[in-house]
Molecule: transfer RNA
Organism: Acidimicrobiaceae bacterium
RNA sequence: GCCUGGGUAGCUCAGUCGGUAGAGCAACGCAUUCGUAAUGCGUAGGUCAGGAGUUCGAAUCUCCUCUCAGGCUCCA
Numbered sequence: 001g002c003c004u005g006g007g008u009a010g011c012u013c014a015g016u017c018g019g020u021a022g023a024g025c026a027a028c029g030c031a032u033u034c035g036u037a038a039u040g041c042g043u044a045g046g047u048c049a050g051g052a053g054u055u056c057g058a059a060u061c062u063c064c065u066c067u068c069a070g071g072c073u074c075c076a
Stems, first nucleotide, its partner, number of pairs: 001072007010025004019056001027043005049065005
């Protein structure tokens, strides 16, 4: 330098054909308990890596950039 696959909640990850952004765990509150754990119910938590474009509408499509992982190639 080229190719492939990733970047979405604190963590691990879904997200179908472009049409209201989700789950589990964690956190917090309540219930339960003598108390804790566990369990049940609830609450909060998002620049969908950044920018631009297309579109009535973009996490999703196109282009550029950043970053992570893997592979290939070249030079001294």